[in-house]
Context: one part of a larger RNA
RNA sequence: CGUGGUUGUCUGAGGGGAAGUUGCCCCUAGUACGAGAGGAACAGGGCAGCGCAGCCUCUGGUUUAUCAGCUGUCCGACAGGGCACGCUGAGCAGCUAAGCUGCUUAGGAUAACUCCUGAAAGCAUCUAAGGAGGAAGCCUUUCCCGAGAAAAGACAGCCUUCCGUAAGGAGGAGGGCGGCUAUAGAAGAUGGCGUUGAUGGGAUGGAGGUGUAAGCAUCAAGCUAUGGCGAGGUGUUCAGCCUGCCAUUCCCAAUAGCCCAAGG
Repeated sequence: CGUGGUUGUCUGAGGGGAAGUUGCCCCUAGUACGAGAGGAACAGGGCAGCGCAGCCUCUGGUUUAUCAGCUGUCCGACAGGGCACGCUGAGCAGCUAAGCUGCUUAGGAUAACUCCUGAAAGCAUCUAAGGAGGAAGCCUUUCCCGAGAAAAGACAGCCUUCCGUAAGGAGGAGGGCGGCUAUAGAAGAUGGCGUUGAUGGGAUGGAGGUGUAAGCAUCAAGCUAUGGCGAGGUGUUCAGCCUGCCAUUCCCAAUAGCCCAAGG
């Protein structure tokens, strides 16, 4: 820009992928075949390699979220911290492979080729009329895009109206801006929400991570200036701390508002 405007759901012309490919084993079968020696195949089943795609339940990796132990130094000491990803042990979500899942089968039209019937040409002939088979290949079956498919599609909902002589104005389905954002993300875009609200933050609870906080009480090798000091252990305490997860809750912020828009 085209189709009256708009919202949603589709159809599928057409396009794309290689999305598959290779091998082994069992059975068939010690069968067919063969004097024997040897020794198949069709059908069926199982497994694996490579490749492709998706995913994170499991196994791991990472995890400068987090938790704990230890070192140096600084904050006077304790406690609690700063700095060096300080070192070490764990580690959810996320991302990820070495992990998990899928990549099948059938149908149709054919190639070379094999046939049936059959003349021209009393025979013969797969071909001239007619008919039947036939491949890892082609088209469907599978996955993705897809109405600029200009033959521009279909279905459903809503709107498609007024005032004014005119200029102009009102109303208008729906959309956008401004706003909170994530299952989205380089920016645009996409999805959700927007008080008739759980969209993000906070708070609370759960689940999960770490592994038992501080303070207090008590025990304690020993030391002692006989007043006390004391590493460490135990109890309080599956504690304390933390959370990108799951919920609950209007406490905070999504306010107020502005713009576009078809009308034949």
Molecule: large-subunit ribosomal RNA, domain VI
Organism: Thermoproteota archaeon